[in-house]
């Protein structure tokens, strides 16, 4: 300090999400030793047992035990002090509770200090004893008795009331030597209550709330103030600076995360508060409304003899339950504190100790050296090797912890040690007792193999898994920490992602629709003052512990101790006096006023205008109009439409007219009047900050819609018709009612936009519109100035795009609004509204991205330019027919297998009788039909042949024929064969989505890229666009662009024309010959193969920028690329091919290898594709016999002849071929048929034959005769060609024993048409839209269906809080009252004073009872959401998305 993650890819916004600390922590896996800490966060559930509060006989009687007879000891009980402290808890409380700083109207038992005082006296009580009650708790009557328990007098310095006179209040002894005691008072210390100012959660979908409420006066009351309380009087007090109410919370020092600032958080430890089963309520006392007291009420639980009683662990332990989850019913008073006691001393689960638990920190160890044959093992591998790894072993060494023996502390300053025989120290024996988790796709440091196959399974995010997974599980390795290591939770960071520090609102989420204004916030120059804020200095305070620093003790750290520093804060007093703030005087630049001009669809009212529609009334007139892509409906022969005249309504106001003009914004357009707002310019004019914002609140506020009357011409939601369509509840088209106009009233929202809330400063050029000023040549035109309104463009800003004095620059201040997307501007509450609705405004749940601008592509029923036989102009076929052929589809044992739109279908197959063959049935073979190696044998193979088994392979055999190379003469070496055993062979078995390699398509279309500069943050861009051209990124120009490279061109072959060279097998003018170039001659000629030449837009004319280049002409054999082919950029298709070969990786191994007979690939109801032949006179047939060309050819072409009507046969000359042969070309020309199913056409089937071949049945081709089908040019459709080319006509080849209508070639004859580019197909280039990037075969909406979530709304119903009215009133204080009862005082006595029960009254807990308010839970049905690999039905959106 970041990263991942939206995208093809790029900035940007913006969320999720991880690396980090942190924990009272829990959960897996594993676990040696110590030290310091630290442990019920859940149920303030409920609690057996046992402890945790007592002490004092130096206050008192008594009673009991000892006795040394002095006396001591123990106790129930009476009294005194203490149970208010210590301990535990976190429910309650939003509060003067706390935290911090003040303040007077108070009390403090025990301590300290000072004064002063302790006199006289009475009258009961428990224990106890006597009788009772009662199960028990416990508890009645009589009686006796003590005190430091009680009570009366006296004194009263001091104190206390009171102006004063004066009046009031005490006390306790024990024990004796001296001290402890008591009382009265003062002062102080502790401790404590009160009262204030400042801070102290979250909600306004909680906006008013309060009758003791507020204040006064008087009383009471308390330790004090005070409405704390009562009587009265007044009407007030609180609240938008957030009252009340709701919901949550013990609060602080402090602890965590963070650079801070600031979040979060309140266990341990320390301070405050409350609380003690739930409420309530007092008593007692210095203190409590009392945790371990009391006294009613509830609710549990436990005892009972049923009548009544008892009891509260939130004390330390420890039980049940809760819960992921939290310990021992130990030890001890030794410390160190508390209570009592005069002391010893006794209690003390405070406290110290000690057990459990890796829960935290924090130290230590599980050894150290040395040790390469780099051991075995594992794992991997190109089979060599790497690794594991000095790691092991072995060698030398050493013992910290742990173990074993031995000593043995501090803590105690006399004794007194629970811990503890502990900390520690010595000696010992042996490498011995002691490593584990995790992760290894990217963020993240760290890869390999094997399992599996979207299964099983991982995951924080983003994503892995479909057969080659570094992501799943398992090994091997390596990483990271380490006695712990990973999950899972929370909290802070990272998050500048609520921003004070430190963000933003044109388009990403964000500026109210627009003004007036009220609180508030903020405010021009300039004077004196004052000192609230502001700055500086000193004071007190901010407890202690934590945190930091410097020391110091434990072996070391943690821990612990000492000291300073800090606590950033509050109060207080001092001084200043810029600056903001108060007070005051004074200005004119802000604002407003006055006059004198100006422009304007600015508003309100009323009148008036013409032109148009429509309707009506009349005339002319005649069949049709109208309206559409076409078209109906509609309307017209009852007279429309058209036209002419008149006449009625209502609207809106053509031309001017303009990014012109006015208004705050909505929004305003014919004229005229009349009210009337607001703006601008000029002015040596007044005032004198009077300003700005603007939370609530108020007003106006398009259309659309409501109400109540009116009005209604046209127009037009619904609604009808009529078209479209698969449907058409739409687009179009005919009709058509609210509305749409007017008035009065609501409503208050719009993409209410400049998506842009207001006020000063900051560069310019240009138009416009209203004003004032100057200058000049003055119907004009130049400079200037203030308002408005545009366009441009600098600095600057901005994610870009853009903005740019009219800011989205630079600043101010003020309002308003945003915090991921969906859910949702929904729901519920509330306000408003007659209603439609508006408005305010969430949650559950879901996702990991939703978005912004711009880039490259792609697309677009977008636009421009261009090309293609792409359309069009022609020709000729397909699609009909019958056959061949291939394909689907059926069939079948088997019909082997691939190829699928164009680019799969006469295609792999350039040729399945068998073989081929991979298929199917049935018989065989297992080291194999085939290759290396290795043993042993034998010299071979090879050819021919006998027999037998079998269907064959194969297996036995017979006879002949041949008789391997070298050699060091050894079966030695190679070679072949035969036997055996293991490695292995073999697989047309599977993946073309693992791949090579090849190929097809776009497409022979003109394009793909690059360095290097420039521009842009950035993908990218320029270049490559652009003006011209071309077939062409071809080729000029211009140009932040300059080169270049793969492609086009060219070079390469062959066709055309020439020359030179060369003449056999060719060729013959020319001489001779001959039946014949046959032969002599001869190479001119043709040809033949070999080199050359020629074309280059060279020339000339014109266009064109003078270019590039076009267009014509010339010459030329050829002219603009002369034809034609060979050549196929970057890439697209996961395109095609594991069955051409290679080849990873999987599979099969007496079988998915391997051999053989036989079948099958030739099946057939059909379907499609690509041919053949026709259908006929441009033609059939018969005759006639001219002319090519390119080819092949020894297992082989096969002449002459001859036989057969032919297919073919005999025959065998030539010929490895410019020689001999296939080899005849064949359309043509003659005739003759005369429009018919024919003399067309030939399928089909009968029969005879022929050739190939072991073998033609399944299943070959051919020939004669014979039969003589379909078919008379073929429906939507649909295909190929632009010149030596369609179309026709034949010939050859390869494959191949034999089989072509296929394919690959060869030549003959040879046409028509192209105006053009609108359109349909494809492509290219440039340009714009995009919500598309898998890329339009794309994206993507809504209902329905169906399964899951959560939520809303519901008759109802159960619970809680919690108001208000009322009823009832336990205990208790307090007042009355007190005829009953009374020991102290008082009186001689009666009786009295005071007092007690008791009884009444007011207050009140808890219960009732009715009405409300809230909140939650559950709820039949119901609304919508939200999620979910392959469900309907459409196509709303994204292109002009086909109706922007």
């Nucleotide at each position: 300090a970041g990263a991942g993650u939206u995208u093809g890819a790029u900035c940007c916004u913006g969320g999720c999400u991880c690396a980090g600390a942190a924990c009272g922590a829990a959960c897996g896996c594993u676990g040696g030793c110590g030290g310091c800490a630290u442990g019920c966060c859940u149920a303030a559930c409920a609690c057996a047992u046992g402890c945790a509060a007592g002490u004092u006989g130096a206050a008192c009687g008594a009673g009991a035990c000892c006795u040394u007879c002095g006396g001591g000891u123990c106790u129930a009980g009476u009294g005194g002090c203490g149970g208010a402290c210590g301990g535990g808890u976190g429910a309650g409380u939003a509060a003067c509770g706390c935290g911090u700083g003040g303040g007077g109207a108070c009390c403090u038992g025990c301590c300290c200090a000072g004064g002063g005082g302790u006199a006289c006296g009475g009258a009961a009580u428990a224990a106890c004893u006597a009788c009772g009650g009662g199960a028990a708790a416990c508890u009645g009557u009589a009686g006796c008795u003590a005190a430091u328990a009680c009570c009366g007098u006296a004194u009263g310095a001091u104190g206390c009331c009171g102006a004063a006179a004066g009046g009031c209040c005490a006390a306790a002894g024990a024990u004796u030597u001296a001290u402890c005691g008591c009382c009265c008072u003062u002062g102080g210390a502790u401790g404590g209550a009160c009262c204030c100012g400042c801070g102290u959660u979250g909600g306004a979908u909680u906006a008013g709330c309060u009758a003791g409420u507020u204040g006064g006066u008087g009383a009471g009351g308390u330790a004090a103030u005070g409405g704390c309380u009562c009587a009265c009087c007044a009407a007030g007090g609180c609240g938008a600076c957030g009252a009340u109410c709701c919901a949550u919370a013990g609060c602080u020092g402090g602890u965590u995360u963070g650079a801070g600032a600031a979040g979060a958080u309140g266990a341990u430890c320390a301070g405050c508060c409350a609380c003690a089963c739930u409420g309530g309520g007092a008593c007692u006392g210095a203190g409590a409304c009392a945790c371990g007291g009391c006294c009613c009420a509830g609710a549990c639980u436990c005892c009972u003899a049923c009548g009544g009683g008892a009891g509260g662990c939130a004390g330390c332990a420890g039980u049940g339950g809760g819960g992921a989850a939290u310990a021992u019913u130990g030890g001890a008073c030794a410390a160190u504190g508390g209570g009592c006691g005069a002391a010893a001393g006794c209690c003390u689960g405070a406290u110290c100790c000690a057990g459990c638990a890796a829960u935290g920190c924090c130290g230590c160890g599980u050894g150290a050296g040395u040790g390469a044959a780099g051991a075995a093992g594992g794992c991997c591998u190109u089979a060599g090797g790497g690794u594991u790894g000095u790691a092991a072993a072995g060698c030398u060494c050493u013992u910290u912890c742990a173990g074993a023996u031995g000593g043995g502390a501090a803590g105690a300053u006399a004794a007194u040690g629970a811990c503890g025989g502990u900390a520690c120290c010595a000696u010992c024996a042996g490498a011995a007792g002691a490593a584990g988790c995790c992760c290894c796709g990217g963020c993240u440091a760290a890869c390999u193999c094997c399992g599996u196959g979207c299964c099983a399974g991982c995951a924080g995010c983003c994503g892995c898994g479909g057969u080659a997974a570094u992501a799943u599980g398992g090994a091997g390795g390596g990483g990271g920490c380490u006695a712990g290591c990973g999950u899972u939770g929370u909290u802070c960071g990272g998050a500048a992602u609520u921003a004070c520090u430190g963000g933003g609102c044109g388009u990403a989420a964000a500026g109210c629709g627009c003004g007036c204004g009220u609180a508030g916030g903020c405010g021009g120059u300039u004077u004196u003052c004052c000192a609230a804020g502001u700055u500086g200095g000193a004071g007190g305070u901010g407890a202690a512990a934590u945190c930091c620093c410097g020391g110091g003790g434990c072996u070391c750290a943690a821990c612990c101790c000492c000291g300073g520093a800090a606590c950033u804060g509050c109060c207080u007093u001092c001084a200043a006096a810029a600056c903001u703030g108060g007070a005051u005087g004074a200005c004119u630049a802000g604002a407003a006023g006055c006059c004198g001009a100006g422009a304007g669809a600015g508003g309100u009212a009323a009148g008036g205008g013409g032109a148009a529609u429509u309707c009506c009334u009349a005339g002319u007139g005649u069949a049709g109009a109208g309206g559409u892509g076409a078209a109906a409906u509609u309307c017209g022969u009852a007279g429309a439409u058209a036209u002419u005249a008149g006449g009625a309504a209502g609207a809106a106001c053509a031309c001017c007219a303009g990014u012109g003009g006015c208004g705050a914004a909505g929004g305003c357009g014919c004229c005229u009047u009349a009210c009337u707002g607001g703006c601008u310019c000029g002015g040596u004019c007044u005032u004198g900050a009077c300003g700005c914002u603007g939370a609530g609140g108020u007003g106006c506020g398009a259309a659309a819609g409501u109400g109540u009357g009116g009005g209604g011409a046209g127009c037009a939601a619904a609604c009808a018709g009529g078209a479209u369509u698969a449907g058409a509840u739409a687009c179009c088209c005919u009709g058509g009612u609210a509305g749409u106009c007017c008035a009065c009233a609501c409503c208050g929202u719009a993409a209410a936009c400049g998506a842009u809330g207001g006020u000063g400063c900051u560069a310019g050029u240009u138009g416009u519109c209203g004003g004032g000023g100057g200058g000049c040549u003055c119907a004009g035109u130049c400079c200037u100035u203030c308002g408005g309104u545009g366009a441009c463009g600098c600095a600057g800003c901005u994610a870009a795009c853009g903005c740019a004095u009219u800011a989205a620059g630079c600043a101010c201040c003020c309002c308003g609004c945003c915090u991921g997307g969906g859910g949702a501007g929904u729901a519920c509450g509330g306000u408003c509204g007659c209603a439609a609705g508006a408005u305010u405004a969430a949650a559950a749940c879901u996702c990991a991205a939703a978005g912004g601008a711009a880039u490259u592509g792609a697309c677009g029923g977008g636009g421009g330019c261009c090309c293609g036989c792409a359309c069009a102009a022609g020709c000729g076929g397909u699609g009909g027919a019958g056959c061949a052929u291939g394909u689907g589809g059926u069939u079948u044992a088997a019909u082997u297998c691939g190829a699928a739109g164009c680019a799969a279908c006469g295609c792999g197959c350039a040729g399945a009788a068998c073989c081929u063959u991979a298929c199917c049935a049935g018989c065989c073979c297992u080291u194999g039909a085939c290759a290396u190696a290795c043993c042993g044998g034998u010299c071979g193979c090879g050819g021919a042949u006998u027999a037998c088994a079998g269907a064959g392979a194969u297996g036995u055999u017979u006879u002949c024929c041949u008789u391997c190379a070298g050699u060091u003469c050894g079966g030695c070496u190679g070679g072949a064969c035969c036997g055996g055993a293991u490695a292995c062979a073999g697989g047309u078995g599977c993946u073309g989505c693992a791949u090579g390699g090849c190929u097809g398509u776009c497409g022979u279309c003109a394009g793909c890229u690059c360095g290097u500069g420039u521009c842009g943050u950035g993908a990218g861009a320029u270049g490559u666009u652009g003006g011209g051209u071309u077939a062409a990124g071809u080729c000029c120009c211009g140009c932040a662009a300059c080169g270049a490279g793969c492609g086009c061109a060219a070079c390469c072959c062959c066709c055309g024309u020439c020359u030179u060279c060369a003449g056999u097998u060719g060729c013959c003018a020319u001489c001779a010959u001959u039946u014949a170039g046959u032969u002599g001659g001869g190479c001119a000629c043709u040809c033949u193969g070999a080199a050359g030449a020629a074309a280059c837009u060279g020339c000339c004319g014109g266009u064109g920028a003078u270019a590039a280049a076009c267009c014509g002409g010339a010459g030329g054999a050829a002219g603009g690329u002369g034809g034609g082919g060979a050549u196929g950029a970057c890439g697209u298709c996961a395109a095609g091919u594991c069955c051409u070969c290679a080849u990873g990786g999987c599979c099969c191994u007496u079988a998915u290898g391997g051999g053989c007979u036989g079948g099958g690939c030739u099946a057939c109801a059909c379907a499609c594709g690509u041919g053949c032949u026709a259908c006929a006179a441009u033609g059939g047939c018969g005759g006639u016999g001219a002319c090519a060309g390119a080819g092949g050819g020894a297992c082989g072409c096969g002449a002459a002849g001859g036989g057969g009507u032919g297919a073919c046969c005999c025959g065998g000359a030539g010929c490895a071929a410019a020689u001999c042969u296939c080899u005849a070309a064949a359309a043509g020309c003659c005739g003759u048929c005369u429009c018919a199913g024919u003399u067309c056409a030939g399928a089909u089937u009968g029969u005879a034959c022929u050739c190939u071949g072991c073998a033609a049945c399944u299943c070959g081709a051919g020939u004669a005769c014979a039969u003589g089908a379909a078919g008379g040019u073929g429906g939507a459709a649909u295909c190929g060609c632009u010149a030596g080319u369609a179309a026709u006509c034949g010939c050859g080849g390869a494959u191949c024993a034999g089989c072509a209508u296929g394919c690959c070639g060869c030549g003959g004859u040879g046409a028509a048409u192209a105006c053009g580019u609108u359109c349909c197909c494809g492509g290219g280039c440039c340009u714009u839209g995009u919500a598309c990037a898998c890329a339009c075969c794309g994206c993507c909406c809504g209902u329905c269906a169906c399964a899951c979530c959560a939520u809303g709304g519901g008759a109802g119903u159960u619970g809680g809080u919690u108001u208000u009215a009322c009823c009832c009133g336990a205990a208790g204080c307090u007042g009355g009252u007190g005829a009953g009862c009374u020991g102290a005082c008082c009186g001689u006595a009666a009786g009295g004073a005071g007092g007690c029960a008791g009884c009444c009254a007011a207050c009140c807990a808890c219960g009732g009872u009715a009405a409300g308010a809230u909140c939650a839970g559950c709820g039949a049905c119901u609304g919508g959401g939200g999620u979910g690999a392959a469900g309907u039905c459409g196509u709303a959106a994204c292109a002009a998305g086909g109706u922007a």